A computed fold for a 104-nucleotide RNA from Pseudonocardia sp., annotated as Guanidine-I riboswitch aptamer. The sequence was found by an Rfam model in a public genome assembly. Taxonomically the source falls in Pseudonocardia (Bacteria, Bacillati, Actinomycetota, Pseudonocardiales). Rfam family: Guanidine-I riboswitch aptamer. Gene Ontology term of the family: regulation of gene expression. Rfam's curators write: This family represents a conserved RNA structure found upstream of the ykkC and yxkD genes in Bacillus subtilis and related genes in other bacteria.

């Protein structure tokens, strides 16, 4: 310096605001308000499940002595300090940008 992997989905929490309900007020059938909730959004550095992927015995199958297909089962999937500023849905936000810039 280069190239490849490690970064998947699902539900759910942390946080989110406020489109809809609710609850409060008002000049009242509408308007104001984010207000414990519900609906909604929601984590790369959160949890649980599943997938996927890599390795190991082991049984079958082909084919040979090298492997390759399927299958149970067991093991791993590690670390991870992180701005401002932008977008997006009704809007906000640890959600995209983004394991980004930046730092160790």
């Nucleotide at each position: 310096g280069c190239g490849g992997g490690g970064c998947g989905u699902a539900c759910c929490u942390a946080g989110g605001g406020u489109u809809c309900c609710g609850c409060c007020g008002c000049u009242c059938c509408g308007c104001g308000g984010g207000c414990u909730g519900g609906u909604c959004c929601g984590a790369g550095a959160g949890g649980u499940a599943c997938a996927g992927c890599g390795g190991g015995c082991c049984c079958g199958c082909g084919a040979c002595u090298g492997c390759g297909c399927g299958g149970c089962c067991c093991c791993g999937u590690c670390c991870a300090c992180g701005g401002c500023g932008g977008g997006a849905c009704a809007a906000a936000a640890g959600c995209c940008c983004g394991g980004g810039a930046g730092g160790u």
Its mean pLDDT, the model's own confidence on a scale to 100, is 80.